[in-house]
RNA sequence: AGCAGAGUAGGAUUUUGUGCGUUAAGUGUCACCGGAACAGGGAGUUGUCCGAUGAACGAAAAGUCAUCUUGCGGUACAAAAUUCGCAUCCCGCUGCU
Numbered sequence: 001a002g003c004a005g006a007g008u009a010g011g012a013u014u015u016u017g018u019g020c021g022u023u024a025a026g027u028g029u030c031a032c033c034g035g036a037a038c039a040g041g042g043a044g045u046u047g048u049c050c051g052a053u054g055a056a057c058g059a060a061a062a063g064u065c066a067u068c069u070u071g072c073g074g075u076a077c078a079a080a081a082u083u084c085g086c087a088u089c090c091c092g093c094u095g096c097u
Stems, first nucleotide, its partner, number of pairs: 001097005010084010020073003029055003033051004040091004061070003
């Protein structure tokens, strides 16, 4: 110098547990504003995630004496498993030549 490679945050799916809603919140979609994170170091988007506001759309209940049970919701959180995984740029690391 050339070629190849490793590694993160995080995302997705499934399972389990504990909740919430079923008097419809939440989830999902769109608009707009603000914020955060993105391999060991630096930079970082039109990508990702989070929050606020607004708009349109919109649901599965059944049993039961109580209350609870069984369901249902693109429901919340946690754990586990599997899987994907820096947009990109520079440097570094490992291997080979």